This is a predicted structure of a 423-nucleotide RNA (Bacterial RNase P class A) from an Acidobacteriaceae bacterium.
Its mean pLDDT, the model's own confidence on a scale to 100, is 76.
The organism belongs to Acidobacteriaceae, within Bacteria.
[in-house]
RNA sequence: CAGCUGGACCGGACGGCCGCUUUCAGCGUCUUCGGGCGCGGGGAGAGGAAAGUCCGAACUCCGCAGAGCAGUGUGCCGGAUAACGUCCGGGAGGGCGGGUUCAAGCCCGUUCGACGGAAAGUGCCACAGAGAACAUACCGCCCGCGUCUUCAGGGAUGCAGGUAAGGGUGAAAAGGUGCGGUAAGAGCGCACCGCCGCGGCAGUAAUGCAGCGGGCAGGGCAAACCACACACGGAGCAAGACCAAAUAGGGAGGAAGUCGGCGGCUUGAUUUUCACGAGUCAGGUUGCGGACACGUGCCGGCUCGGUGCGUCAAACCUUCGGGUAGGUCGCUAGAGCCGCGCAGCAAUGCGCGGCCCAGAGGAAUGGCCGUCCUGCUGGAGCAAUCCGGCGGACAGAAUUCGGCUUACAGGUCCGGCUGCCAU
Numbered sequence: 001c002a003g004c005u006g007g008a009c010c011g012g013a014c015g016g017c018c019g020c021u022u023u024c025a026g027c028g029u030c031u032u033c034g035g036g037c038g039c040g041g042g043g044a045g046a047g048g049a050a051a052g053u054c055c056g057a058a059c060u061c062c063g064c065a066g067a068g069c070a071g072u073g074u075g076c077c078g079g080a081u082a083a084c085g086u087c088c089g090g091g092a093g094g095g096c097g098g099g100u101u102c103a104a105g106c107c108c109g110u111u112c113g114a115c116g117g118a119a120a121g122u123g124c125c126a127c128a129g130a131g132a133a134c135a136u137a138c139c140g141c142c143c144g145c146g147u148c149u150u151c152a153g154g155g156a157u158g159c160a161g162g163u164a165a166g167g168g169u170g171a172a173a174a175g176g177u178g179c180g181g182u183a184a185g186a187g188c189g190c191a192c193c194g195c196c197g198c199g200g201c202a203g204u205a206a207u208g209c210a211g212c213g214g215g216c217a218g219g220g221c222a223a224a225c226c227a228c229a230c231a232c233g234g235a236g237c238a239a240g241a242c243c244a245a246a247u248a249g250g251g252a253g254g255a256a257g258u259c260g261g262c263g264g265c266u267u268g269a270u271u272u273u274c275a276c277g278a279g280u281c282a283g284g285u286u287g288c289g290g291a292c293a294c295g296u297g298c299c300g301g302c303u304c305g306g307u308g309c310g311u312c313a314a315a316c317c318u319u320c321g322g323g324u325a326g327g328u329c330g331c332u333a334g335a336g337c338c339g340c341g342c343a344g345c346a347a348u349g350c351g352c353g354g355c356c357c358a359g360a361g362g363a364a365u366g367g368c369c370g371u372c373c374u375g376c377u378g379g380a381g382c383a384a385u386c387c388g389g390c391g392g393a394c395a396g397a398a399u400u401c402g403g404c405u406u407a408c409a410g411g412u413c414c415g416g417c418u419g420c421c422a423u
Stems, first nucleotide, its partner, number of pairs: 001419010012372007020045005026039005047394001051405002054403005059236004071232005076090005091115001093112008117226001121225002123221003138167002140163003144159006175193006194216001195214004200209003240329004250320005257292003261288012293311008336355008373392008
């Protein structure tokens, strides 16, 4: 210097003109006095992810005796936090690189992640392969016997056995390396590593370290069912609270009404009858016609007379309550931002000082121009440089926070690895 990669940060700057949302005060105007409208002016106005809505909370409403079952989620240890499946630190493991050892192994660095249980039970393990589970003899190796062949050493082949060292299959085949041993082999024996058991030491713990004993039990999958431990009520700001129009519908009241007669239906009591039934009385309801009263219309023409209609609550008036449209609140001063100091390896916490930073509601935050910045490219020029063209992302608040994940032109800083050049 280039490439790859990890982390932190920025994510166009300045000016002019025209707009949009909100807020503050002013002027004018209208007003039912609540406010509306207009004019010009000042202040503020998207993000690192505002996104996906995947986790965790605040807040709100609904539900809720207690316990169990079911269901869902989480799952090494310690810490941080309002909380978390997040973050920080540690442990063990896998990958990569380096060092070391005869080798297995061990040590160092870096990186990755749903990292508890497979000696409770059940289930699955494709293809390949001889064999995939209280396992396996395909090839090979070895001993023995037989047959054929060779002058012989030997070779070929068959049968019966031994063998898990070697080959082959596979993601996975009854521990690994080395030495000894053996007919060939094998924890068969030994050393080291691994494993199991025992107690010891260190550590808050996960776990680690060394020792003793045992040649040595045991395939994998739990993001398969499952068993264990722990946690968990539901819906979401279109939550929810308040005010409340017109229209429609619901409740209550008002306005001009009482009396007696006849009939129907029905309820209760009672008399009579063996019973059916019949009768009497009282209440309710309904129909018919009547009297008086009232309202209203008409005629005569008037302190009255005649006559028609109505006297019911549908319409009308008053009022109550619920809901809708609409309006107001929730709504942004908060687990807030910035700086400094202290504690801590860190996540983070505490203290002090300063600051106020969108709150709209079909939803504003935009457009144009100029100068600059920057990437690619064309031309001019020895060069510095100048002139021109094209481009500068992802995206976008909607109750609010803490995380995770995903998208992102270009740029700055710090680190790691590799390559090249120079010293």